[in-house]
Molecule: transfer RNA
Organism: Ligilactobacillus apodemi DSM 16634 = JCM 16172
RNA sequence: GCCGACUUAGCUCAGCUGGCAGAGCAUCUGAUUUGUAAUCAGAGGGUCGGAGGUUCGAAUCCUCUAGUCGGCA
Numbered sequence: 001g002c003c004g005a006c007u008u009a010g011c012u013c014a015g016c017u018g019g020c021a022g023a024g025c026a027u028c029u030g031a032u033u034u035g036u037a038a039u040c041a042g043a044g045g046g047u048c049g050g051a052g053g054u055u056c057g058a059a060u061c062c063u064c065u066a067g068u069c070g071g072c073a
Base pairs, nucleotide, nucleotide: 001072002071003070004069005068006067007066010025011024012023013022019056027043028042029041030040031039049065050064051063052062053061
């Protein structure tokens, strides 16, 4: 230099065909327990890497760009 994959909550990841942004773990609160752990119920937490475009509507499609990983040279 060329090609490909990935980037979404604190962490690991879903979200397939454009239509309310989600799960598990973690955190916090409550219940249960003599207490802790475990268990159960609930709550908070997001510029969907960044910019622009298409569209009534974009995490999703298009363009540019940053980062991580892999392959080729």